[in-house]
Context: one part of a larger RNA
Formats: sequence, structure tokens, C1' cells
RNA sequence: UGUAGGUGUCUGACAAGAACGACCGUAUAGUACGAGAGGAACUACGGUUGGUGGCCACUGGUGUACCGGUUGUUCGAGAGAGCACGUGCCGGGUAGCCACGCCACACGGGGUAAGAGCUGAACGCAUCUAAGCUCGAAACCCACUUGGAAAAGAGACACCGCCGAGGUCCCGCGUACAAGACGCGGUCGAUAGACUCGGGGUGUGCGCGUCGAGGUAACGAGACGUUAAGCCCACGAGCACUAACAGA
Repeated sequence: UGUAGGUGUCUGACAAGAACGACCGUAUAGUACGAGAGGAACUACGGUUGGUGGCCACUGGUGUACCGGUUGUUCGAGAGAGCACGUGCCGGGUAGCCACGCCACACGGGGUAAGAGCUGAACGCAUCUAAGCUCGAAACCCACUUGGAAAAGAGACACCGCCGAGGUCCCGCGUACAAGACGCGGUCGAUAGACUCGGGGUGUGCGCGUCGAGGUAACGAGACGUUAAGCCCACGAGCACUAACAGA
């Protein structure tokens, strides 16, 4: 774009999948069996491992958001900063993303293969086969997961609309994202920001006071108190203060 208006919810032709594979243990059971030595299984349950899908409460990694320590140097000193590999180095670390962490990944049914049989002639017997029938695999089909109305036989249902439904642009955003697309919101509003609180990170700020090895003194690294301080947050809530206006 089409399916001759649209919105929403479905159906499921068809397609993909290994979405499961293997092993161990316990019970069965020292049983069946066997002279003994030895020694099963059906079935039920528990686990391990490989693989697959998902998640981030826990554990751990990253975390060039953030906080702190510290060396050299520059800004005269203090304070506060810059630079030193596009973090100077070091110690921590939220969210997010992740695995080393956590969760899930059956049954069962159908038709069959080799095979086991029933009935049964050809061939008065026999014969699983010729007609017919019953069973029988981790394989096949269904079941299960995912995609899937462009399935041209282009589907169905409900509602809205041709008295104008619905959609797009625009604006605030992110369960989305390379661009498009997708989803939410647009004052009848909590969509983003600010603010406050909650929850977190770091680890106790500047200044001042007291102490302080040493020193004649000036000075003085540092310690303690003020101070679970200061600084900061990608998370949550409240709150229309700012911006979602004005429009096409």
C1' cells in the first nucleotide's frame, strides 16, 4: 500500500522449536531369580548435569552517575578547584545491564516401524496376511511455546461513523527505540522537571573550640567535639510551582 470507512477484541490456514536430553540416588530389595557366589525390574519420589526461555528479591560483577582518601603540580596561602590515558591513583558504591545468582521447561492421546499376536483362506491341515483385527518405539502427528489476516477464497465478532467516526502533524515523555516504527500522557492532567518527604550511596564537611609530638618562639602533621555530619542519587510517593501552550 492492498483487503473500498474506522476502533477494539479474536480465529488460526501456514510456519519455527530439541525445548527438552542424559545421568545419579532412595524406596521397591538384599526381594524376584539362583545350590551358592551373586543379584534385577515395573513404579513412585528426590537430586545432578548439558541445553532453552525469563528475571534481578538474594549473592556476586560492572557501575568514566555519585561519595571519600591520597601523590605531584598550578591557581600567593586557607577554602575550593584544574591537570596527570577522554576516571591521576586508590577505597566504596544506587539504578540499569548482567552471571558466578534465582525461577520455569510434564503428563497424556493418535497412527505406525522392526517386532509380538488374533481370526483366517488360497492349499478341508498348517499359516500374523491374502480380506479383516489387537498391540507395539527416545522416531511421526497432536498436546506445549512462539510467529502468524497479504490466508488474493485477503477471515470473524462487537461497537462507532458517512449529521464527520477515526487518524496524523504538534507538544510532555518512555514498559519502545539506528531512522521510521511502537507505547503512554497533553490542564476534565501527575507526562517530564523543580520542591518536600520516603528509600538509598559515601562516611563525619567548611568554620570555630579544646588538645597536640617538637620548637625559645613563630609555627605545627594530626586527634576530639560541634557532626549518623556534609555532599550526592538514574528509584518511589506527594505536590500543578515550571513545561505538555497555541494550533494545523

Model confidence (mean pLDDT): 89 of 100. Predicted 3D model of a 248-nucleotide part of an RNA (large-subunit ribosomal RNA, domain VI) from Haloarcula marismortui. Its Rfam family is "Archaeal large subunit ribosomal RNA".